Background
The part of an RNA shown here (small-subunit ribosomal RNA, central domain) has 348 nucleotides and comes from an uncultured prokaryote. Rfam family: Bacterial small subunit ribosomal RNA.

Context: one part of a larger RNA
RNA sequence: CUGGGCGUAAAGCGCGCGUAGGCGGCUUGACAAGUUGAGGGUGAAAGCCCGGGGCUCAACCCCGGAACUGCCUCCAAAACUGUCGAGCUAGAAUCCUGGAGAGGUGAGUAGAACUCCUAGUGUAGAGGUGAAAUUCGUAGAUAUUAGGAAGAAUACCAGUGGCGAAGGCGGCUCACUGGACAGGUAUUGACGCUGAGGUGCGAAAGCGUGGGGAGCGAACAGGAUUAGAUACCCUGGUAGUCCACGCCGUAAACGAUGGGUGCUAGAUGUUGGGUAGCUUGCUAUUCAGUGUCGAAGCUAACGCGUUAAGCACCCCGCCUGGGGAGUACGGUCGCAAGAUUAAAACUC
Repeated sequence: CUGGGCGUAAAGCGCGCGUAGGCGGCUUGACAAGUUGAGGGUGAAAGCCCGGGGCUCAACCCCGGAACUGCCUCCAAAACUGUCGAGCUAGAAUCCUGGAGAGGUGAGUAGAACUCCUAGUGUAGAGGUGAAAUUCGUAGAUAUUAGGAAGAAUACCAGUGGCGAAGGCGGCUCACUGGACAGGUAUUGACGCUGAGGUGCGAAAGCGUGGGGAGCGAACAGGAUUAGAUACCCUGGUAGUCCACGCCGUAAACGAUGGGUGCUAGAUGUUGGGUAGCUUGCUAUUCAGUGUCGAAGCUAACGCGUUAAGCACCCCGCCUGGGGAGUACGGUCGCAAGAUUAAAACUC
């Protein structure tokens, strides 16, 4: 490059916003750049190919044809793409009404529990385990009662329930704030989709500065177990876990499934709305989500199946035998840890 692919075999960027670019709804007019047809010019000769001919054949040579799929020019067509103009409302956005939600940020506040402190009662054990010991306790522990302090997390409700682009989000109240959904005889009139670079967000751990530190708890110490035990179990316990600000930028960041649009049987749960009917809590129906099972179809199989991995189109990312290796070198980023981009020799 030409193909074939990306749930599990290699392969979907962790997720948004968005630049360039690519692609783009319905009707109509004009133009004729792309497009299509006809003609003209050019496309050297030789060579290749086809048909003849000449050296006794062949190689070789000669003649003719075809071809040179291209470029330029002119005439014509106007369906499609494009450009310009006019219009439309089914895409998209806006407006109004309404309800749902652990969506985000900040402030305040509540109760239970653990730990510690003070005081009372009370006496010899407590704790822990498979069994023990380290450990705590007559300087009064454990247990129990009252009071106080502090930090962290919010039982029940709780649900293949909800919200968010993803990471993620859970006591209660208030303030500010984002998005989605339903309904409407409202408005604009293609304003759209995707998105190389770019930019923002991004669990946990880790890093910097300053706080905080109840519980838990890498490291570490001790006790056990064991042939050993740098572990699993036990007693302690520092970083950390928490807060503020700033970094890091990675995860089995998973649905191992990129985004958008249209089309293609149903059945049955559940969440938030609407409509109609009535017996007022059910039935039918319709949007938007979230599950299970399944027609057709797809798949190597497993399985997927209107939430597609079915049938199609548009855009992006990625893969191309295993190891070497997500490594070396170089670049960029970072305080560092390291991240990112990313080979080759060699080997099977």